[in-house]
RNA sequence: GAAGUUGGCCAGGCAGCCGCCGCUUGCGCAAGCAAGGGGAGGAAAGUCCGGGCUCCAUAGAGCGGGAUGACGGCUAACGGCCGUACGCCGUGAGGCGAGGAAUAGGGCCACAGAGACGAGUAAACCGUAAGGUGGAUGUGAAACGCGGUAACCUCCAUCCGGAGCAAGACCAAAUAGGGUAGCAAUGGCGUGGCUCGCGCUGCUACCGGGUAGGUUGCUUGAAUCCUGGGGCAACCCAGGAUCUAGAUGAAUGGCUGCCGCCUGCAUUGUAGGUACAAAACCCGGCUUAUCGGCCAACUUCUUUU
Numbered sequence: 001g002a003a004g005u006u007g008g009c010c011a012g013g014c015a016g017c018c019g020c021c022g023c024u025u026g027c028g029c030a031a032g033c034a035a036g037g038g039g040a041g042g043a044a045a046g047u048c049c050g051g052g053c054u055c056c057a058u059a060g061a062g063c064g065g066g067a068u069g070a071c072g073g074c075u076a077a078c079g080g081c082c083g084u085a086c087g088c089c090g091u092g093a094g095g096c097g098a099g100g101a102a103u104a105g106g107g108c109c110a111c112a113g114a115g116a117c118g119a120g121u122a123a124a125c126c127g128u129a130a131g132g133u134g135g136a137u138g139u140g141a142a143a144c145g146c147g148g149u150a151a152c153c154u155c156c157a158u159c160c161g162g163a164g165c166a167a168g169a170c171c172a173a174a175u176a177g178g179g180u181a182g183c184a185a186u187g188g189c190g191u192g193g194c195u196c197g198c199g200c201u202g203c204u205a206c207c208g209g210g211u212a213g214g215u216u217g218c219u220u221g222a223a224u225c226c227u228g229g230g231g232c233a234a235c236c237c238a239g240g241a242u243c244u245a246g247a248u249g250a251a252u253g254g255c256u257g258c259c260g261c262c263u264g265c266a267u268u269g270u271a272g273g274u275a276c277a278a279a280a281c282c283c284g285g286c287u288u289a290u291c292g293g294c295c296a297a298c299u300u301c302u303u304u305u
Base pairs, nucleotide, nucleotide: 001301002300003299004298005297006296007295008294009293010292012259013258014257015256016255017254018253020039021038023036024035025034026033027032041276045287046286048285049284050283051282052281053164054163055162056161060196061195062194063193065160066159067158068157069156070084071083072082073081074080086097087096088095089094100155101154105153106152107149108148109147124133125132126131168216169215170214171213178207179206180205181204182203183202187201188200189199190198223242224241225240226239227238228237229236230235260274261273262272263271264270265269
């Protein structure tokens, strides 16, 4: 100097003008006015996992179904993360891994080959015959061996209720406490299926009518940051500091100028680009998309000393 690997951070900045939403304080009968603070991400995305929370609901057992699979640890938990071993890829830093059982049973093994799970061609031997013994060569990944495969079914070990903020709670208002048909206590209903148990006492289907407005859930949380200690690490413990959207047909923006970064041409200018993308109950992960920049550690190659 070039090319890489791993981890972390940023996601344009400043100023002016105008415009939104929440909260706090003051004034105001109210509508509003003024001041102060705040206002979309590293993935908010996918809805793939795991939970917190709410309801079924008093909520148990079995079958069925589903998930995971080396060992140890972290975590609220996980199919996640960390470490160690083993295997594969890479010169290397590193990256990936589908991981128990093939003598419990079944399925599959293209083509080639007579034959691919107990099947078997030729020669040779026995036999009247049917048939029996036998198993060369060749083919192929594999052929007298008890082969391979379980990200095929299955077996083993461990774990797993369901539905979801459009969950739910409260207030107000309105209507038709309507009509038809069926089942009915040996019945019916009860948040995936079946059975038992438990609880309740009517249930199912269709037609028709009214309302669908407001408040809450709703943001202080398994939270973030700093310091010290423990641990290889994930992470844990102690102390301190901070409060960072809560909308509801949906706010978080628009315009202008200067600057930053990147690329090309030129030599001090000019042209272009500046991504992926948008909260809706919250959190921990995974996966996917993405213009660019910065920091740290490590690896390889080349050159010089």
The prediction has a mean pLDDT of 78.
This is a predicted structure of a 305-nucleotide RNA (Bacterial RNase P class A) from Methylobacillus rhizosphaerae.
Its Rfam family is "Bacterial RNase P class A". Rfam links the family to the GO terms ribonuclease P activity, dimeric ribonuclease P complex and tRNA processing.